[in-house]
Context: one part of a larger RNA
RNA sequence: CGUAUGUGGUGGAUGCCUAGGCGGUAGAAGGCGAUGAAGGACGUGGUAGCCUGCGAAAUGCUUCGGGGAGCUGGCAAACAAGCUUUGAUCCGGAGAUGUCCGAAUGGGGAAACCCACUGCUUCGGCAGUAUCAACAACUGAAUACAUAGGUUGUUGGAGCAAACCCGGGGAAUUGAAACAUCUCAGUACCCGGAGGAAUAGAAAUCAACCGAGAUUCCGUCAGUAGUGGCGAGCGAACGCGGAACAGCCCAGUUGGAACCAGUCGAUCGAGCUUAGUGGAACGGUCUGGAAAGUCCGGCCAUAGCGGGUGAUAGCCCCGUACACGAAAGGCAAAGUCGAUGACCAACGAAGAGUAGGGCGGGACACGUGCAAUCCUGCCUGAACAUGGGGGGACCAUCCUCCAAGGCUAAAUACUCUCUAUCGACCGAUAGUGAACCAGUACCGUGAGGGAAAGGCGAAAAGAACCCCGGAGAGGGGAGUGAAAUAGAACCUGAAACCGCAUACGU
Numbered sequence: 001c002g003u004a005u006g007u008g009g010u011g012g013a014u015g016c017c018u019a020g021g022c023g024g025u026a027g028a029a030g031g032c033g034a035u036g037a038a039g040g041a042c043g044u045g046g047u048a049g050c051c052u053g054c055g056a057a058a059u060g061c062u063u064c065g066g067g068g069a070g071c072u073g074g075c076a077a078a079c080a081a082g083c084u085u086u087g088a089u090c091c092g093g094a095g096a097u098g099u100c101c102g103a104a105u106g107g108g109g110a111a112a113c114c115c116a117c118u119g120c121u122u123c124g125g126c127a128g129u130a131u132c133a134a135c136a137a138c139u140g141a142a143u144a145c146a147u148a149g150g151u152u153g154u155u156g157g158a159g160c161a162a163a164c165c166c167g168g169g170g171a172a173u174u175g176a177a178a179c180a181u182c183u184c185a186g187u188a189c190c191c192g193g194a195g196g197a198a199u200a201g202a203a204a205u206c207a208a209c210c211g212a213g214a215u216u217c218c219g220u221c222a223g224u225a226g227u228g229g230c231g232a233g234c235g236a237a238c239g240c241g242g243a244a245c246a247g248c249c250c251a252g253u254u255g256g257a258a259c260c261a262g263u264c265g266a267u268c269g270a271g272c273u274u275a276g277u278g279g280a281a282c283g284g285u286c287u288g289g290a291a292a293g294u295c296c297g298g299c300c301a302u303a304g305c306g307g308g309u310g311a312u313a314g315c316c317c318c319g320u321a322c323a324c325g326a327a328a329g330g331c332a333a334a335g336u337c338g339a340u341g342a343c344c345a346a347c348g349a350a351g352a353g354u355a356g357g358g359c360g361g362g363a364c365a366c367g368u369g370c371a372a373u374c375c376u377g378c379c380u381g382a383a384c385a386u387g388g389g390g391g392g393a394c395c396a397u398c399c400u401c402c403a404a405g406g407c408u409a410a411a412u413a414c415u416c417u418c419u420a421u422c423g424a425c426c427g428a429u430a431g432u433g434a435a436c437c438a439g440u441a442c443c444g445u446g447a448g449g450g451a452a453a454g455g456c457g458a459a460a461a462g463a464a465c466c467c468c469g470g471a472g473a474g475g476g477g478a479g480u481g482a483a484a485u486a487g488a489a490c491c492u493g494a495a496a497c498c499g500c501a502u503a504c505g506u
Stems, first nucleotide, its partner, number of pairs: 001505009015491001016455002020426002022423007029415002031160002039101003042055003046079002049075003061095006070083003106115003116129005131157009164195001165193005175182001179229001205212002216243005226234002247407003250351001252347005262340006271331004276324003282297003286293001298315002300304001306318003356380008366392001387402005442449002462490001465477004
């Protein structure tokens, strides 16, 4: 040095586990904010720090309910000092307090800081003072009346928030195997606005000589008809089948009838919800550290979902089926009351810088095309129901509808969030980036980027005492434990890699 066997070290794969994720389903909720939000800074405990809670009334205060024996949150023990059947801790409702920053709003500002004014004051302090809009009052110029302006008051707005929605703007990479029309795409992104949904919506619609009868959404029609450097591509509608269904008002007078539908507001409040309560039925034997396992004999079941307990428990514990429960807050059907107000007849009325046209654009599946239809920047510009629009150039016939005013639930979209529940979803290089004090440590001037890191044991019983050693590190005994090759660098403990012992070989 090699081979073999044995035994170790290192390392952290694998197995098992789950505290965390992922994806659904059902129901709820769909907002918070000048009564100061979201998010923070700084404080706050008997004892340093961090997390959680809270706010100088500071791990809390008051009150009303629940609950019933211990309690003073967690990492995280210990000590000290206390509270508690005169009901604490804890859970729920309502209320009080709520520093400073932040829309931040008295002025300023390099956020959590600096500097003011006015009024009141028990001299501790307290309250007010931003801006914009609307309204009201009082004032009030040049300038006579007035107006602008000013002051005060009242009300509202602002800012934040995951997606969904509507509107105003609006790319490029890319594809076309280059590229310019085209595509990506009205996408990403920016801005404005709203709601729990939003938009749309009761035909100046379709259809085709038959008829249908608001809108929205789904399936189909159909990758069809079309459109297209007729390239790449883009891509309907009619009709049919479903989901859900709901219709109304203003632009008006007179007369009659009538207080009845509907809508809105108030009241009441079945029920739901924000704490909870009751809730059946088991013992022995054997093995074992431990019984829930074995064997024997019982019992309950509207409960044999699930979880825990020293191995696998219907009957040990929490629960489960089932049955109950609210002083206070929230939601709320039906009912009641009030306001408004349907109805009938007659005569009227029936939306103008509009429809349409020209030029330039845009939207329609439709790229200007034979291009209808819709929108409109500029220029124009009708008719008035004996009228007007549409039926894909245009004309006639015919059919159909009535623009230029407005409202409208449901079916549909989404999930920051709450409750319950599920999974031929993951199981620590997986599953969220994050199972662990993670958007942390760390990197970057900054925008931004962004980790690694789980497991002793049933129970700390976490190794008293002795020895070596530096009052070490580490180890050897002793002791605990079922096990310590479970010893905290702790379950299992693979491989690479590195030793030791023995045998043989060289």
Large-subunit ribosomal RNA, domain I from a Patescibacteria group bacterium, 506 nucleotides, folded computationally. The coordinates come from a structure-prediction model, not an experiment, and the mean pLDDT is 87. The organism belongs to Bacteria candidate phyla, within Bacteria. RNAcentral holds the full RNA, with entries from ENA.